RNAcentral holds the full RNA, with entries from ENA, Greengenes and SILVA.
The part of an RNA shown here (small-subunit ribosomal RNA, central domain) has 353 nucleotides and comes from an uncultured bacterium.
Its Rfam family is "Bacterial small subunit ribosomal RNA".
Model confidence (mean pLDDT): 81 of 100.

[in-house]
Context: one part of a larger RNA
RNA sequence: CUGGGCGUAAAGGGCGCGUAGGCGGACGGCACAGUCAGGCGUGAAAUUUCCUGGGCUCAACCUGGGGACUGCGUCUGAGACGUGUUGUCUUGAGUAUGGAAGAGGGUUGUGGAAUUUCCAGUGUAGAGGUGAAAUUCGUAGAUAUUGGAAAGAACACCCGGUGGCGAAGGCGGCAACCUGGUUCCAUUACCGACGCUGAGGCGCGAAAGCGUGGGGAGCAAACAGGACUUAGAUACCCUGGUAGUCCACGCUGUAAACGAUGUGUGCUGGAUGUUGGGGUGCUUAGCACUUCAGUGUCGUAGCUAACGCGGUAAGCACGCUGCCUGGGGAGUACGGCCGCAAGGUUGAAACUC
Numbered sequence: 001c002u003g004g005g006c007g008u009a010a011a012g013g014g015c016g017c018g019u020a021g022g023c024g025g026a027c028g029g030c031a032c033a034g035u036c037a038g039g040c041g042u043g044a045a046a047u048u049u050c051c052u053g054g055g056c057u058c059a060a061c062c063u064g065g066g067g068a069c070u071g072c073g074u075c076u077g078a079g080a081c082g083u084g085u086u087g088u089c090u091u092g093a094g095u096a097u098g099g100a101a102g103a104g105g106g107u108u109g110u111g112g113a114a115u116u117u118c119c120a121g122u123g124u125a126g127a128g129g130u131g132a133a134a135u136u137c138g139u140a141g142a143u144a145u146u147g148g149a150a151a152g153a154a155c156a157c158c159c160g161g162u163g164g165c166g167a168a169g170g171c172g173g174c175a176a177c178c179u180g181g182u183u184c185c186a187u188u189a190c191c192g193a194c195g196c197u198g199a200g201g202c203g204c205g206a207a208a209g210c211g212u213g214g215g216g217a218g219c220a221a222a223c224a225g226g227a228c229u230u231a232g233a234u235a236c237c238c239u240g241g242u243a244g245u246c247c248a249c250g251c252u253g254u255a256a257a258c259g260a261u262g263u264g265u266g267c268u269g270g271a272u273g274u275u276g277g278g279g280u281g282c283u284u285a286g287c288a289c290u291u292c293a294g295u296g297u298c299g300u301a302g303c304u305a306a307c308g309c310g311g312u313a314a315g316c317a318c319g320c321u322g323c324c325u326g327g328g329g330a331g332u333a334c335g336g337c338c339g340c341a342a343g344g345u346u347g348a349a350a351c352u353c
Stems, first nucleotide, its partner, number of pairs: 003325004007307002012321001014204004021197003025089008034081001035078008050066006092194001094190002096187005104179007111155001115151008126137002164171002209251006218245002223240004262320006270298013302309002326353003335346004
């Protein structure tokens, strides 16, 4: 390489948009470089392999003939597939109209509870904290309680869900404005293959981290102290506490970025719940049946090493793409690219089992 694979054994890119490329619906016409058939030419000889002879007493070796050289060129033909071109079509894709749902995104404003701090009142000796304590706070009046003020952050019980939205990361108080969706349904009207995937590329991308400037209630790496345990205790527990967590702009580009399951399309028994539409029927706060789209559970066939998956497939197929090829060394070294840095990305070998 051929091949075999990728839920858990090595292996799906974190996610999208999309360039080149690859692949591509139905019915016709025409053409034929692909494809197929036949003819001709060529494919030197020797060697190798195969068949069949001959010569050295055999063999090795030498030698005659045949086959083969799976290829290339050219001519003639075929026209299914395929390609090109042309015509038509509507099922794929899209547009329009009318409805619908939603923590989808952004900006601004606003609300209550809690927390902390401050001021004032009442009030007196404790309060905190723990398995038990101590550090700590408190007679300069704490804790508790009442009234008032300020601040920042997050949106409680309920709604809330086995729920919804988003490509993923992710998104929950309320209101307004701006805005996205290949979201869903119905009507059929229009268009007429306009499609799928996607190397590079571009964009988005939790937390932590970085830069500049704000902000800082609570929490809290680091750090300080207390105590317990212990062989030790640089921990677990407690009292404090700075970065950070929050905002704006910029960078970083990684995660068990997980469904550990790439994306698209078609096909293949059922049962049961739930979300959003539509249709039909009825004894219409609703119920029954049915049909789309989503989201769960259980299971048939089938698959799987098993676990399990099972119309949301890990079943049966096709298209395109990423990735794997024994463990360690190692996601390391070197080099390249990116980054302010931290580091990221690409990514070995010696050696060893």